[in-house]
Molecule: transfer RNA
Organism: uncultured Bacilli bacterium
RNA sequence: AGGAACGUAGUUCAAUUGGCAGAACAGCGGUCUCCAAAACCGUAGGUUGUGAGUUCGAGUCUCACCGUCUCCU
Numbered sequence: 001a002g003g004a005a006c007g008u009a010g011u012u013c014a015a016u017u018g019g020c021a022g023a024a025c026a027g028c029g030g031u032c033u034c035c036a037a038a039a040c041c042g043u044a045g046g047u048u049g050u051g052a053g054u055u056c057g058a059g060u061c062u063c064a065c066c067g068u069c070u071c072c073u
């Protein structure tokens, strides 16, 4: 230099062939407890890596770039 895969909440991952962005854990508040843990109830948190394009509509399709990992020389 070239090829493949991946990039979504603090973390691990979903989103079923383009149609309301979600779960678990973690965080915060509450109940319980002498206090805490556990359990239960509630709550917040997202420019879907960046920028363009296509479309009525993009996490999803196309292009460029950035990053991670991997293969090959």
Base pairs, nucleotide, nucleotide: 002071003070005068006067007066010025011024012023013022019056027043028042029041030040031039049065050064051063052062053061